[in-house]
RNA sequence: UCUCGACAACGGCACCCCGUCCGAAAGGGCGGUCCGCACAGCCACGGGUCUACCGCCGCGACGCGGCCACGAUCGCCGGGCGACCGAA
Numbered sequence: 001u002c003u004c005g006a007c008a009a010c011g012g013c014a015c016c017c018c019g020u021c022c023g024a025a026a027g028g029g030c031g032g033u034c035c036g037c038a039c040a041g042c043c044a045c046g047g048g049u050c051u052a053c054c055g056c057c058g059c060g061a062c063g064c065g066g067c068c069a070c071g072a073u074c075g076c077c078g079g080g081c082g083a084c085c086g087a088a
Base pairs, nucleotide, nucleotide: 004086005085012037013036017032018031019030020029021028022027035075041081042080043079045078046077047076048073049072050071055067056066057065058064059063
């Protein structure tokens, strides 16, 4: 240095749920909580998944249905970047 990851050390993050705020929604911020995580750190670049305000299309039309990512997810997978410790 690479691989690897121990009932090791110092520490870190925080699912669900609850409160509150933002958002049309998916979802997100903060606080509590602690399911789990060796990157559960950062980047939506590729794939997947979720949502559909606006827009487009249709109809039996103050509405309803369908389509659409430019929205979201890195705690779905891959890729890129950066990073703590050191037993076997």

A computed fold for an 88-nucleotide RNA from a Nitriliruptoraceae bacterium, annotated as c-di-GMP-I riboswitch aptamer.
The prediction has a mean pLDDT of 87.
Lineage of the source: Bacteria > Bacillati > Actinomycetota > Nitriliruptorales > Nitriliruptoraceae.
It was read from a public genome assembly, where an Rfam model found it.